[in-house]
Context: one part of a larger RNA
RNA sequence: ACCGUAGUUAGACGAAAAGACCCCGUGAAGCUUUACUACAACUUGUUCUUGGGUUCAUGUUUCGCAUGUUCAGCGUAGGUGGGAGCCGCAAGGCACCAAUGAGACACCACCCUUGCGUUACGUGAAUUCUAACCAGACGCCGUGAAUCCGGUGUCAGGGACAGGAACUGGUGGGUAGUUUACCUGGGGCGGGUGCCUCCUAAAGAGUAACGGAGGCGUUUACAAAGGUCGGCUUGGCGCGGAUGGAAAUCGCGCUGGACGUGCAAACGCAUAAGCCGGCUUUACUGCAAGACCUACAAGUCGCGCAGUCGCGAAAGCGGAAGUUAGUGAUCCGACCAUUCAAUAUAGGAUGGUGGAAGCUCAUCGGAUAAAAGCUACUCCGGGGAUAACAGGCUGAUCGCGCCCAAGCGUCCACAGCGACGGCGCGGUUUGGCACCUCGAUGUCGGCUCAUCGCAUCCUGGGGGUGAAGAAGCUCCCAAGGGUUUGGCUGUUCGCCAAUUAAAGCGGUACGUGAGCUGGGUUCAGAACGUCGUGAGACAGUUCGGUCUCCUAUCUACUAUGGU
Numbered sequence: 001a002c003c004g005u006a007g008u009u010a011g012a013c014g015a016a017a018a019g020a021c022c023c024c025g026u027g028a029a030g031c032u033u034u035a036c037u038a039c040a041a042c043u044u045g046u047u048c049u050u051g052g053g054u055u056c057a058u059g060u061u062u063c064g065c066a067u068g069u070u071c072a073g074c075g076u077a078g079g080u081g082g083g084a085g086c087c088g089c090a091a092g093g094c095a096c097c098a099a100u101g102a103g104a105c106a107c108c109a110c111c112c113u114u115g116c117g118u119u120a121c122g123u124g125a126a127u128u129c130u131a132a133c134c135a136g137a138c139g140c141c142g143u144g145a146a147u148c149c150g151g152u153g154u155c156a157g158g159g160a161c162a163g164g165a166a167c168u169g170g171u172g173g174g175u176a177g178u179u180u181a182c183c184u185g186g187g188g189c190g191g192g193u194g195c196c197u198c199c200u201a202a203a204g205a206g207u208a209a210c211g212g213a214g215g216c217g218u219u220u221a222c223a224a225a226g227g228u229c230g231g232c233u234u235g236g237c238g239c240g241g242a243u244g245g246a247a248a249u250c251g252c253g254c255u256g257g258a259c260g261u262g263c264a265a266a267c268g269c270a271u272a273a274g275c276c277g278g279c280u281u282u283a284c285u286g287c288a289a290g291a292c293c294u295a296c297a298a299g300u301c302g303c304g305c306a307g308u309c310g311c312g313a314a315a316g317c318g319g320a321a322g323u324u325a326g327u328g329a330u331c332c333g334a335c336c337a338u339u340c341a342a343u344a345u346a347g348g349a350u351g352g353u354g355g356a357a358g359c360u361c362a363u364c365g366g367a368u369a370a371a372a373g374c375u376a377c378u379c380c381g382g383g384g385a386u387a388a389c390a391g392g393c394u395g396a397u398c399g400c401g402c403c404c405a406a407g408c409g410u411c412c413a414c415a416g417c418g419a420c421g422g423c424g425c426g427g428u429u430u431g432g433c434a435c436c437u438c439g440a441u442g443u444c445g446g447c448u449c450a451u452c453g454c455a456u457c458c459u460g461g462g463g464g465u466g467a468a469g470a471a472g473c474u475c476c477c478a479a480g481g482g483u484u485u486g487g488c489u490g491u492u493c494g495c496c497a498a499u500u501a502a503a504g505c506g507g508u509a510c511g512u513g514a515g516c517u518g519g520g521u522u523c524a525g526a527a528c529g530u531c532g533u534g535a536g537a538c539a540g541u542u543c544g545g546u547c548u549c550c551u552a553u554c555u556a557c558u559a560u561g562g563u
Base pairs, nucleotide, nucleotide: 001563002562003561004560005559006558007557008556010555011554012553015548022383023382024381025380027379028378029375030374031373032372035178036177037176038175039174041171042170043169045167046166047165048164049163051129052128053127054126055125056124057123058122059121060120063117064116065115066114068112075105078111079110080109081108082107085094086093087092133158134157136155137154138153139152140151141150142149181193182192183191190210194216195215196214197213198212199211217364218262219321220320226280227279228278229277230276231275232274235255236254237253238252239251240250260269261268263326265324266323267322284307285306286305287304290301291300292299296365309318310317311316332358335355336354337353338352340351341350390437391435392433393432394431396430398426399425400424401423402422403421407417408416444519445517446516447515449511450508451507452506453505454504457482458481459480460477461476462475463474464473465472484498485497486496487495488494525543526542527541528540529538530537531536
């Protein structure tokens, strides 16, 4: 060196199980509820099944009787029409006439208002009846037990109720189907989601982040903050001037756009877009050359023409506002207008077209008119596109060192310390990042077995000392060997007890579970506290809780044999 045999399990990110944790899916299921929407069930009313009588109330109606008061007028004038007469044997009375009054009376006819009685037809309430309907008792029958069921007969009970059907209002996790957004230096919690202004933005435009700052969801109309014509100049500083002061009003000078602009910022603005006054309504109708912006849909500017107006002597200006925010597609129904549509025509109804309104559709290009949660009982599809362990990068934090030297150290910066600061090294902490691994890299502590570093705890050698000696302090060299046993706790750690020369600090997937354990953490059971309406939840607690491969292929190592 090669080939065996017997062993050990450090590695083959060993095997097993398309990770159960975590995230994602317009995935699933179970459960909850004051999520949404249905349905069962319960309940309300109406109609039907469902009939008779009485009383009361009430509506319409037939007939009869009554009823009707301003003032004036004999006086209680309901209205209208006819009317010169009517009643009575007669006497006579009432009318006419006249008067009053808006309207004139007797008599006849038709009506009105209000009331009483009556006829008929309803309606409602109460009550009663029996025949629907319901239920009971006793007989008989149903080939055969039955107190059940059905039929039949007789009694007695309830009774137009109950029960049932249809429609209808309510209640309704009892049941069902679903919804429960996205961004996110993992997810959740928090915050955000549309529009405007500035910076970031790298001197054209544009340009991201959970980058830095702020705003908007409007306001103003006939005494405007719009149009036009005319006029004016703000602010600050200095000086001077009665009350008068830091600031009122007056004068002069300087500065120059600071003031002001309805509202945030930016950019504008003196010819003013700022301030004041006169007259006004263009804060128009019908178009529109040509551009800007832009994936689309949207958004923006606008010469000029026609009509009709405002202001101005006129030239002209005016289709809102110094500009950029002040917003919402489509569908749907409603409103106004309309010389529109339907092969007979008219009307109606419906639709079309033009206009304007109704959405914090704010998750603001708006899934529906209409929607919240829990899952540790869970499941599926995926992801190392994304978290928890470990590794990696980083090194803020952490550990160690060095520089400077103010100061402490009686005196003396440096025996020993060392502020304010500066520079490194390490890769043991807490983190940041999310790079391998989610078709699995088993996670704390202990046991066992270790191995390495040195920033050395002991033992060894030295320098300094604020080293007399002894004992120390500090620094340098040094990793050969060593570095205890108990009590408490799952603990690492720590505290305590007793020792020791000393009871070192770290790395090794916080070494080591195909070596052991399984006390902790981290499934399913259960309980407490707290939170939640609830299902349930809690780096809160508590009791309980399957650790697979008697079988090692290769590498490695141990022992041993052969060539």

Annotation:
Predicted 3D model of a 563-nucleotide part of an RNA (large-subunit ribosomal RNA, domain V) from Candidatus Uhrbacteria bacterium RIFOXYB12_FULL_58_10. The coordinates come from a structure-prediction model, not an experiment, and the mean pLDDT is 83. Rfam family: Bacterial large subunit ribosomal RNA. Its family is annotated with ribosome and structural constituent of ribosome in the Gene Ontology.